[in-house]
RNA sequence: GGGCAAUUAGCUCAGUUGGAAGAGCACUGCCUUGGCAUGGCAGGGGUCGAGGGUUCAAUUCCCUCAUUGUCCACCA
Repeated sequence: GGGCAAUUAGCUCAGUUGGAAGAGCACUGCCUUGGCAUGGCAGGGGUCGAGGGUUCAAUUCCCUCAUUGUCCACCA
């Protein structure tokens, strides 16, 4: 330098033809207990990596950039 993949909640990840965002764990409160653990109920938390474009409407389609992983090439 080139190819491919990934980027969504604190962490690990879903999100099927574009209709406006979820799960598990974690966190907070309550119930349960003499107290903890387990269990149950409720709740908080998101510029969907960044910037543009298309569209009535974009996490989703297109372009550029960034970061990470991987493979190849180059130099030595």

Model confidence (mean pLDDT): 81 of 100. The RNA shown here (transfer RNA) has 76 nucleotides and comes from a Promethearchaeota archaeon. The RNAcentral record of the sequence draws on ENA. It matches the Rfam family "tRNA". The family's RNA type in Rfam is transfer RNA. Its family is annotated with triplet codon-amino acid adaptor activity in the Gene Ontology. Lineage of the source: Archaea > Promethearchaeati > Promethearchaeota.